Small-subunit ribosomal RNA, 5' domain from an uncultured bacterium, 475 nucleotides, folded computationally. Its mean pLDDT, the model's own confidence on a scale to 100, is 87. Rfam family: Bacterial small subunit ribosomal RNA.
Context: one part of a larger RNA
RNA sequence: CAACGAACGUUGGCGGCAUGCCUAACACAUGCAAGUCGAACGCGUGUAGCAAUACACGAGCGGCGGACGGGUGAGUAACGCGUGGGAACCUGCCCAGUGGUAGGGAAUAACUGCGGGAAACUGCAGCGAAUACCCUAUGAGCCCUACGGGGGAAAGAUUUAUCGCCAUUGGAGGGGCCCGCGUCGGAUUAGCUAGUUGGUAGGGUAAUGGCCUACCAAGGCAACGAUCCGUAGCUGGUCUGAGAGGAUGAUCAGCCACAUUGGGACUGAGACACGGCCCAAACUCCUACGGGAGGCAGCAGUGGGGAAUAUUGGACAAUGGGCGCAAGCCUGAUCCAGCCAUGCCGCGUGAGUGAUGAAGGCCCUAGGGUUGUAAAGCUCUUUUGUGCGGGAAGAUAAUGACGGUACCGCAAGAAUAAGCCCCGGCUAACUUCGUGCCAGCAGCCGCGGUAAUACGAAGGGGGCUAGCGUUGCUC
Repeated sequence: CAACGAACGUUGGCGGCAUGCCUAACACAUGCAAGUCGAACGCGUGUAGCAAUACACGAGCGGCGGACGGGUGAGUAACGCGUGGGAACCUGCCCAGUGGUAGGGAAUAACUGCGGGAAACUGCAGCGAAUACCCUAUGAGCCCUACGGGGGAAAGAUUUAUCGCCAUUGGAGGGGCCCGCGUCGGAUUAGCUAGUUGGUAGGGUAAUGGCCUACCAAGGCAACGAUCCGUAGCUGGUCUGAGAGGAUGAUCAGCCACAUUGGGACUGAGACACGGCCCAAACUCCUACGGGAGGCAGCAGUGGGGAAUAUUGGACAAUGGGCGCAAGCCUGAUCCAGCCAUGCCGCGUGAGUGAUGAAGGCCCUAGGGUUGUAAAGCUCUUUUGUGCGGGAAGAUAAUGACGGUACCGCAAGAAUAAGCCCCGGCUAACUUCGUGCCAGCAGCCGCGGUAAUACGAAGGGGGCUAGCGUUGCUC
């Protein structure tokens, strides 16, 4: 010099685009952030109707989703990540193909009755539906096989257009597992290891494997740094640099890990599951003292910590996601708006003319010089701002939060808009006064003890400019 998720001091007109708790993975009031389906099912309430029934709402049973999306970086030096390979695997929804969808049964919630409890919630009896559950049949293909044989499926709904269900083959996309290589510092850490290393048999898993168990053997790793200690999420990238390299891993994207702390499984195609369950612990809250409830490292917001980091906003209009045949509903994902000069970029704060070189200031050798075309004056312009009017694209027939926004036209009027640092050398820029080793300055050298271009002020000058300077950190 460059750079920053910066901070501080000071100053501050506008717009566009970005960024914004780096610290306490500290604790959290309140609201919202995951629902949806009546085209699986019965019921209750309401409305209309004489009724059949239709519509709306509600809890329940059932299906799918809650494993995605969003957050954080605590842990992790590891097949975690990056890259290149591999074989012993799984895969809901989606796509393509093939075959099927037969017969029967028993429950249960809702509901009703009777209770228990302060509450959270819950007991008994009865009724009784299904695409919930069970049995039988069939089974091309499928699975097991000692090749004789054995095993195993389904669900209906409907507005009659369709949407589903079961088995199986293949695909796509996704995921699990294994391996080569690469991946910080310390030797003032030199030895480490008993499921340890290998084998056999079995268990377990979707699957290989000491993953686990029994038995057998005595191995395995290490100076090419094992083990231990410290530090750390990794990468694409980012910053710097001519490059090599060094530093870094905010925003965006991929992977991983975590969800108050620790442990565990259940359900499921998928979790050992942020807004699910169980146990233990700490903390907070309610309680009728018997017992219960909670988890912002989701979006806002609060306290605290800190030099320091925003609104308890709008909308589902777009993109995407979940559910649904659909209409649609939900979506703090997302799209927008708000705040902050935090950064980058652009624009403005006027232009031309104007010498009796006015007044004032400062300096002076008292002649003058300088501020200085600077001002005033005159002639113009109207970016920005203000007022009035018009007014989008983003949407494909409808649907626009943004937003009467961007943008366009007209009107008045120089009107609404400049600061900060420096001037001894490095380093662009000098004089006067005050002070007198004092007060002070300072990045280094160093200035100041009575003529200080180095302190303070003024005049003048230099640099950058809606910023400027300082500090921190990196190259």